[in-house]
Background
This is a predicted structure of a 73-nucleotide RNA (transfer RNA) from a Polyangia bacterium. Rfam family: tRNA. The family's RNA type in Rfam is transfer RNA. The coordinates come from a structure-prediction model, not an experiment, and the mean pLDDT is 81.

RNA sequence: GGGCCCAUAGCUCAGCUGGUAGAGCAGGGGACUUUUAAUCCUCUGGUCGUAGGUUCGAUCCCUACUGGGCUCA
Repeated sequence: GGGCCCAUAGCUCAGCUGGUAGAGCAGGGGACUUUUAAUCCUCUGGUCGUAGGUUCGAUCCCUACUGGGCUCA
């Protein structure tokens, strides 16, 4: 230098052919328990890496850039 993949909540990840986003863990509150742990209920938390484009509408499609990984030379 060429090619490919990834970037979504504090962390690990879903989101199947475009209709404004969820699970588990973690965190707050409550129930239970002599207390803790465990278990159960409930709540909070996201400009979907950045900037443009297409579209009535983009996490999703296109382009560039940033960061990470794999591979070829």